[in-house]
RNA sequence: GCCGGCGUAGCUCAGUAUGGUGGAGCACUCGGCUGUUAACCGAGCGGUCACCGGUUCAAAUCCGGUCGCCGGCGCCA
Numbered sequence: 001g002c003c004g005g006c007g008u009a010g011c012u013c014a015g016u017a018u019g020g021u022g023g024a025g026c027a028c029u030c031g032g033c034u035g036u037u038a039a040c041c042g043a044g045c046g047g048u049c050a051c052c053g054g055u056u057c058a059a060a061u062c063c064g065g066u067c068g069c070c071g072g073c074g075c076c077a
Stems, first nucleotide, its partner, number of pairs: 001073007010026004020057001028044005050066005
C1' cells in the first nucleotide's frame, strides 16, 4: 500500500439482511429481605450508536469520506 472484519451504556455484547419509540447481562445507586454481610427480589441511574457529510418525512441501520483496533496479502530497505 491492497483486501476483509470490527467500533452501540462504566465493562461484555445483541439490534443493522427488510430505515419507523435504542436494548440485555454485569457494575453502580436506592428500597425490600437479613442479627450483620453476601446471596436473592424490586426499582432507578446510565447513550455524540467512533467522527464528518449525503439520501430520506424519518438513519445505529442505506451511500461516500476520515480515524482507531484486529486479521490476511504485498512493496521498499